The RNA shown here (FMN riboswitch aptamer (RFN element)) has 145 nucleotides. It was read from a public genome assembly, where an Rfam model found it. The coordinates come from a structure-prediction model, not an experiment, and the mean pLDDT is 77. Of the family's consensus pairs, 100% are formed in the model.

RNA sequence: GAGUUUCUUCGGGGCAGGGUGAUGCUGAAUACAGUAAAUUCCCGACCGACGGUGAUGCUGCGUAAGGCAGACAAGUCCGUGAGCGAAAGCAGGAUACGGUGAGAAUCCGAAACCGACAGUACAGUCUGGAUGUGAGAAGAAGCAG
Numbered sequence: 001g002a003g004u005u006u007c008u009u010c011g012g013g014g015c016a017g018g019g020u021g022a023u024g025c026u027g028a029a030u031a032c033a034g035u036a037a038a039u040u041c042c043c044g045a046c047c048g049a050c051g052g053u054g055a056u057g058c059u060g061c062g063u064a065a066g067g068c069a070g071a072c073a074a075g076u077c078c079g080u081g082a083g084c085g086a087a088a089g090c091a092g093g094a095u096a097c098g099g100u101g102a103g104a105a106u107c108c109g110a111a112a113c114c115g116a117c118a119g120u121a122c123a124g125u126c127u128g129g130a131u132g133u134g135a136g137a138a139g140a141a142g143c144a145g
Base pairs, nucleotide, nucleotide: 003143004142005141006140007139008138009137010136017043018042019041023036024035025034026033027032045125046124047115048114049080050079051078052077058070059069060068061067075113076112083090084089095111097109098108099107117128118127119126
């Protein structure tokens, strides 16, 4: 160093702007008028947890040349977490195209799509469970060798 135990700390972002008017209130009034009224509807705006992988590029090292190492790097590629349940378990989303290239699910281009539960005018963005949980990250101490 790797392993293992305990502890500590850390561990999620987002409706700018415009339209409509369910409904409430007032006018004695279900029709008429006035007024308030959706971050939920419509146009549009905005956001992207954690681990893995990651032909280029970057930094460092090195060779005659080929190289080697490191950091960064995916919402929609492989997985994990948040909800419900006593538990077993259940629930829970999304990418194609063009380019380069030997090779693209990750690069470049342009376009598209997705987002738990409860509340409420139908919510990825508001409020709430939650000063919670948490994948995991960093550190300290011990054990063993």